[in-house]
Context: one part of a larger RNA
C1' cells in the first nucleotide's frame, strides 16, 4: 500500500453500459386508499397519526390475558437490541402457481388448465422384442396414443397449382407363378393371355408441409386514385397490428419527456422483409425476466477524509 466493518459537512445519480453496490423503508395498531379490473383482485396501493414507563379508574374473559380512559414521568430517539417491504408510472414478453442447462445461462426457453387435428370397435391402435411374449390394460372412443397450438376476450381469410394424406377407378401400366404358343434332339431362351400393390387417371383435404404478383392510365389547382386496361398465377396478404424482441434506409416524420436525449411513451405508416393455432390482436393478475421516467433514499459520485480491526511493519 491492501481486505473487512463502520461514520461524514454542503450538493444528491452530476458516477456507470445500467442506481451495480449501499442507502431508505420495516413490526403492531388506528385513519385512508387511485387507476385498471375476468369484479376476485390491484392492496401492507398510495399518504397519514400513534407506539416506552409508572398510578389511579372502567369494561371483557374461569383463567393466562385482553380493550380503554384520566393523570404523571425520562430520553435525542419508545416495534430504542436482534428480527423486520423503499415507492410510483409507463411499454414489451410470457396469462398464472411450476421445470430447466448438477459445475459461467432461471428466461421472453419447457410444462401447464384451455383448444383444435388425426390413429384406433378391442385378436384395435401406439410403443418394446427376430420370435415367443410384454406395456398402454383386467382399460374400450367422456377410453387410448400422436401432431400442433398455449388462461381468458374478439376473432382464426384466400388457394388443392406443387408435395403429403384420404377415397375411388371404365381404362393404361405392371413382377414371379400360372396357361399357351415358338427355335429345338432335351434344356436354356423368345413371344402371347391372365394380374397384386404401386403408379398413371378422377375427386377431396389447410387447427396436413406450404404459399398469399407486375406494368400503364385516371377526378374542374395540385396531390391521392375509388375506378379502368394489361400481363400472369392454383390464389394474389382479408381483420387487425405496424420504424416493431420483426424496417435495410433510420438517430424516419410529427408530439410529450429533458437545459441538451441515437433513449422511453403516444401517433403516423409508401411493412428492405408483420399476419392470423410455426396462431392475430388485445389483456385484470402473476414475474430474482427486458426497457424508460418520477419521488423518496444515499460516498455511486463531486473529493475525498477520518476510525475500529486484520494484515504490513517495529521490537524482543
Nucleotide at each position: 500500500a491492501g481486505g473487512c466493518u463502520g461514520u461524514a459537512a454542503g450538493g444528491g445519480a452530476a458516477c456507470u453500459c445500467g442506481g451495480c453496490a449501499a442507502a431508505u423503508u420495516a413490526g403492531c395498531c388506528c385513519u385512508g386508499u387511485a387507476u385498471c379490473u375476468u369484479u376476485g383482485g390491484u392492496a401492507u396501493a398510495a399518504a397519514g397519526g400513534g407506539u416506552g414507563c409508572c398510578u389511579g379508574c372502567u369494561c371483557u374473559g374461569c383463567a393466562g390475558a385482553g380493550a380503554g380512559c384520566a393523570g404523571g414521568u425520562u430520553u435525542c430517539a419508545a416495534u430504542u437490541g436482534c428480527a423486520a417491504g423503499g415507492g410510483g408510472a409507463g411499454u414489451c414478453c410470457g396469462a398464472c402457481u411450476g421445470u430447466u442447462u448438477a459445475g459461467c445461462a432461471a428466461a421472453a426457453a419447457c410444462a401447464c388448465a384451455g383448444g383444435u387435428c388425426c390413429c384406433c370397435g378391442c385378436c384395435a391402435g401406439u410403443c418394446c422384442g427376430c420370435a415367443a411374449g410384454g406395456a398402454u390394460g383386467a382399460a374400450a372412443a367422456u377410453g387410448g396414443g400422436g401432431g400442433c397450438u398455449g388462461a381468458c376476450u374478439u376473432c382464426u381469410g384466400c388457394u388443392c397449382a406443387c408435395u403429403g394424406c384420404c377415397a375411388g377407378u371404365a381404362c393404361g401400366u405392371g413382377a414371379a407363378a400360372a396357361u399357351c404358343c415358338u427355335u429345338u434332339a432335351c434344356a436354356a431362351g423368345g413371344g402371347a393371355u391372365u394380374u397384386a400393390a404401386g403408379c398413371g387417371c378422377u375427386g377431396g383435404u389447410g387447427a396436413a408441409g406450404a404459399g398469399c404478383g407486375g406494368g400503364c392510365c385516371u377526378a374542374a389547382c395540385u396531390c391521392u386514385g375509388a375506378g379502368g386496361c394489361u400481363c400472369u398465377c392454383a390464389c394474389g396478404g382479408u381483420a387487425g397490428c405496424g420504424u416493431a424482441a420483426u424496417a435495410c434506409c433510420u438517430u424516419g416524420c410529427c408530439g410529450g419527456u429533458u437545459g441538451a436525449a441515437u433513449g422511453c411513451c403516444g401517433g403516423c405508416u409508401u411493412g428492405c422483409a408483420c399476419c392470423a393455432a410455426u396462431g392475430a390482436a388485445g389483456u385484470a393478475a402473476c414475474g430474482a425476466g427486458a426497457u424508460u421516467c418520477c419521488c423518496a433514499c444515499u460516498g455511486u459520485c463531486c473529493c475525498u477524509a477520518c476510525a475500529g480491526u486484520c494484515a504490513a511493519c517495529c521490537c524482543g
Large-subunit ribosomal RNA, domain IV from a soil metagenome, 316 nucleotides, folded computationally. It matches the Rfam family "Bacterial large subunit ribosomal RNA". Model confidence (mean pLDDT): 86 of 100.